[in-house]
Context: one part of a larger RNA
RNA sequence: CGUCAGAAAUUUGAGUGGAUCUAAUCCUAGUACGAGAGGACCGGGUUGGACCGACCGCUGGUGUACCGGUUGUCCCGCCAGGGGCAUUGCCGGGUAGCUAAGUCGGGAAGGGAUAAGCGCUGAAAGCAUAUAAGCGCGAAACCCACCACAAGAUGAGAUUUCUUUAAAGGGUCGUGGGAGACUACCACGUUGAUAGGCCAUAGGUGUAAGAGCAGUAAUGUUUGUAGCCGAGUGGUACUAAUAGCCCG
Numbered sequence: 001c002g003u004c005a006g007a008a009a010u011u012u013g014a015g016u017g018g019a020u021c022u023a024a025u026c027c028u029a030g031u032a033c034g035a036g037a038g039g040a041c042c043g044g045g046u047u048g049g050a051c052c053g054a055c056c057g058c059u060g061g062u063g064u065a066c067c068g069g070u071u072g073u074c075c076c077g078c079c080a081g082g083g084g085c086a087u088u089g090c091c092g093g094g095u096a097g098c099u100a101a102g103u104c105g106g107g108a109a110g111g112g113a114u115a116a117g118c119g120c121u122g123a124a125a126g127c128a129u130a131u132a133a134g135c136g137c138g139a140a141a142c143c144c145a146c147c148a149c150a151a152g153a154u155g156a157g158a159u160u161u162c163u164u165u166a167a168a169g170g171g172u173c174g175u176g177g178g179a180g181a182c183u184a185c186c187a188c189g190u191u192g193a194u195a196g197g198c199c200a201u202a203g204g205u206g207u208a209a210g211a212g213c214a215g216u217a218a219u220g221u222u223u224g225u226a227g228c229c230g231a232g233u234g235g236u237a238c239u240a241a242u243a244g245c246c247c248g
Base pairs, nucleotide, nucleotide: 001152005163006162007161008160009159010158011157015149016148017147018146021049022048023047024046025045026044027043033038051106052105053104054103055102059100060099061098062097066093067092068091069090070089071086072085073084074083075082076081110144111143112142117137118136119135120134169247170246171245172244173189174188175187176186177185194240195239196238197236198235199234200233201232203229204228205227210223211222212221213220214219
């Protein structure tokens, strides 16, 4: 820009893409078959491999804005307690998120039309013949079925609702995000829990500082499962999402 008024929502599916894998083992059955050795078809179950998708409850990884330990040095006048720098100084753990080596799922079944092949009926040609007329079976291939996209499918589809005037609706702007390079998308904007703060809590770390007590002291112990705490969860308008403007 189009789809022939303008919008919001829900859809149909022309078409396109993806997937389509495979092994071992058990039963049937040591059966059929075979002198024996050996050893099935058909049918049913179980467990794997690779590949693909999703997810983070479990097992782990990461987690330089969380907690703790610790070395050197400088600083906060000193002690104590802290801060900076040294690869995040080094080390031990670790929430959310992300993640695989972790977990769950998938390629199942079925239908249609067929290939090679196997047939039925059957003449030309009194026989025979699966073929000439006619009818069947038959494969991971084909078409459906499964998953995703899809009306610029210009062949521009359908349904429902709203608005007939600066209207319905949308944007700008702001607070943010399971969304994201930007944009877009999604949530919210006081008729408000969108983010921050605060409160509670999950969870992490591992028992803070100060003080008391014991010890000459290092240190230990009590107060005390303490103190601190990024992203989680729930609540709470304290702060910021005001008012407006633009398109239509």
The part of an RNA shown here (large-subunit ribosomal RNA, domain VI) has 248 nucleotides and comes from Robiginitalea myxolifaciens.
It matches the Rfam family "Bacterial large subunit ribosomal RNA". Gene Ontology terms of the family: structural constituent of ribosome and ribosome.
The prediction has a mean pLDDT of 89.
The organism belongs to Robiginitalea, within Bacteria.